[in-house]
The part of an RNA shown here (small-subunit ribosomal RNA, 5' domain) has 524 nucleotides and comes from a metagenome. Its mean pLDDT, the model's own confidence on a scale to 100, is 85.

Context: one part of a larger RNA
RNA sequence: GGAUGAACGCUAGCGGCAGGCUUAAUACAUGCAAGUCGAGGGGUAACAGGGAAGCUUGCUUCCGCUGACGACCGGCGCACGGGUGCGUAACGCGUAUGCAACCUACCUCUAACUGAGGGAUAGCCCCGAGAAAUCGGGAUUAAUACCUCAUAAUAUCCAUUUUACUCAUGUUUUAUGGAUUAAAGUUCCGACGGUUAGAGAUGGGCAUGCGUGACAUUAGUUAGUUGGUGAGGUAACGGCUCACCAAGACAGCGAUGUCUAGGGGUCCUGAGAGGGUUUCCCCCCACACUGGUACUGAGACACGGACCAGACUCCUACGGGAGGCAGCAGUAAGGAAUAUUGGUCAAUGGGCGAAAGCCUGAACCAGCCAUGCCGCGUGCAGGAUGACUGCCCUAUGGGUUGUGAACUGCUUUUAUAUACCAAGAAACUUUCGGACGUGUCCGGAACUGACGGUAGUAUAUGAAUAAGCACCGGCUAACUCCGUGCCAGCAGCCGCGGUAAUACGGAGGGUGCAAGCGUUAUCC
Numbered sequence: 001g002g003a004u005g006a007a008c009g010c011u012a013g014c015g016g017c018a019g020g021c022u023u024a025a026u027a028c029a030u031g032c033a034a035g036u037c038g039a040g041g042g043g044u045a046a047c048a049g050g051g052a053a054g055c056u057u058g059c060u061u062c063c064g065c066u067g068a069c070g071a072c073c074g075g076c077g078c079a080c081g082g083g084u085g086c087g088u089a090a091c092g093c094g095u096a097u098g099c100a101a102c103c104u105a106c107c108u109c110u111a112a113c114u115g116a117g118g119g120a121u122a123g124c125c126c127c128g129a130g131a132a133a134u135c136g137g138g139a140u141u142a143a144u145a146c147c148u149c150a151u152a153a154u155a156u157c158c159a160u161u162u163u164a165c166u167c168a169u170g171u172u173u174u175a176u177g178g179a180u181u182a183a184a185g186u187u188c189c190g191a192c193g194g195u196u197a198g199a200g201a202u203g204g205g206c207a208u209g210c211g212u213g214a215c216a217u218u219a220g221u222u223a224g225u226u227g228g229u230g231a232g233g234u235a236a237c238g239g240c241u242c243a244c245c246a247a248g249a250c251a252g253c254g255a256u257g258u259c260u261a262g263g264g265g266u267c268c269u270g271a272g273a274g275g276g277u278u279u280c281c282c283c284c285c286a287c288a289c290u291g292g293u294a295c296u297g298a299g300a301c302a303c304g305g306a307c308c309a310g311a312c313u314c315c316u317a318c319g320g321g322a323g324g325c326a327g328c329a330g331u332a333a334g335g336a337a338u339a340u341u342g343g344u345c346a347a348u349g350g351g352c353g354a355a356a357g358c359c360u361g362a363a364c365c366a367g368c369c370a371u372g373c374c375g376c377g378u379g380c381a382g383g384a385u386g387a388c389u390g391c392c393c394u395a396u397g398g399g400u401u402g403u404g405a406a407c408u409g410c411u412u413u414u415a416u417a418u419a420c421c422a423a424g425a426a427a428c429u430u431u432c433g434g435a436c437g438u439g440u441c442c443g444g445a446a447c448u449g450a451c452g453g454u455a456g457u458a459u460a461u462g463a464a465u466a467a468g469c470a471c472c473g474g475c476u477a478a479c480u481c482c483g484u485g486c487c488a489g490c491a492g493c494c495g496c497g498g499u500a501a502u503a504c505g506g507a508g509g510g511u512g513c514a515a516g517c518g519u520u521a522u523c524c
Stems, first nucleotide, its partner, number of pairs: 001524004006520005013376006019369002021334001026332003030329003035076003040073002043069002047067003050063006083287003092212008102204002107200008115149004125138005155180006164171002185192002213259003220250003225247008262284004267276003289310005312323004340366001342365003348362001349360004379410004390400004415461006424451001429446008468513005473494003479508005489496002
């Protein structure tokens, strides 16, 4: 000198864009953050409409008939999105390869199929236990829930046969025979679905080469340890697990141990080499009160799922129960220190749905903070009797403050007031028309804005609403007076102060930067 997720002191007019618990992965009151589908189902608790009955004429009762729909069965989603950096020195990450050792719901394309039957169960109803959470029993009912049968191969398995290849195990191809295995309906007739097989796309899994902290005041470490055979297990290879057999394996090219740490793209600095860094944004990893376990599922060993153990908090009728903000706000605590218990799904994206739509603290916006970067303003021109005040001096005078002010003219960025008023919106959907040809595409119209009466524009008023901070001995731009008298104090280094201090404190003047300026901390 540059830089910062900064803090502190003094000061402060505005806007745009960004950023905002670096500490206690400490504990959390309250609200919200993952639902959706009635075009899968039995149904009808609430609301609305319709119908019927009764009368007291504006109420009551009944009917799932319709729109819809609480709870329930079922499907899909909840493994995404969002948070944090505890752990991890590791195939965790980065980079480059391999899988002849693998999986992939939804989506796209291709081929074939979608036949017959059955038994339950939740809900509803009845009874019971319990303070509650919740649970037990009985009767009855449906399905795209569950089960059985049929049919079936280019699927899987077995046997025989055959072709072409590779870096090894091997891979690929042809034919024949045998065995095993599937489905679900809804319907407004438009369609949406279901099953099997193949291919693609997307997402993942595994393995390997190289790279990736400190300490040798850590020198030896290791028994599933290293390898083999066989079996089990997995989507898949593998001591991944187990039985048996052998005695290996790693290490001065640093094993093992201890300490520290998420990694990278980046970012800062530097002429570069290098050094430092991982806050914001993106990719990967790990975690979800602590530890462990599996279930469901295409996918989890699952933040707002389950079970067990533990610590903590809460409820209790003492028998027993409930909970997990490292989601968004917010609270307490800690700290030098870090924001609102806001608005909207209008856009983008996600989930479900045929769609309308519903949900979405993702996201988009608004609020707070000079935390940073950038931009703008605090006027402009003229004006000398060089006025007054202040300060200084060689003091009837001169210098400086200083064109600075006053005064005259001008402008209106900004400010205030008033008026007009966006882009972000095109889709979906509805409707009209056309093309291909029976649901796709194209065109026209209609509908939809949280931000927001915001940005912007116009008019009016009037210099009106707006300057500080640090420094002035040398380094280092900028000097005098007064006070003090090794005192009070300053200080980054050298050093200043003991009676003429340009170094302390005040004043006048000056220098630098400027809505900021200094100090502290850290990095180069």